[in-house]
RNA sequence: GGGGGUGUAGUAUAACCUGGCUAGUAUGGCCGCCUCCAGAGCGGCAGAUUCGGGUUCAAAUCCCGCCGCCCCCA
Numbered sequence: 001g002g003g004g005g006u007g008u009a010g011u012a013u014a015a016c017c018u019g020g021c022u023a024g025u026a027u028g029g030c031c032g033c034c035u036c037c038a039g040a041g042c043g044g045c046a047g048a049u050u051c052g053g054g055u056u057c058a059a060a061u062c063c064c065g066c067c068g069c070c071c072c073c074a
Stems, first nucleotide, its partner, number of pairs: 001073007010027004020057001029045005051065004
């Protein structure tokens, strides 16, 4: 330099192929209940679509580009 794959909360992951409910779940964090205290359990709260553009009534999803990571070729 060329080709392919991948990117969603702190972490892991679903939704992507086939566009459509407030982006779900687990764990972690915070608060509360419970307890003599803690843990476990229960309830609640906050937290994410790498970034930019395009298509569309509507984009995490489709298209283009950038960036990061992984693999292959040179």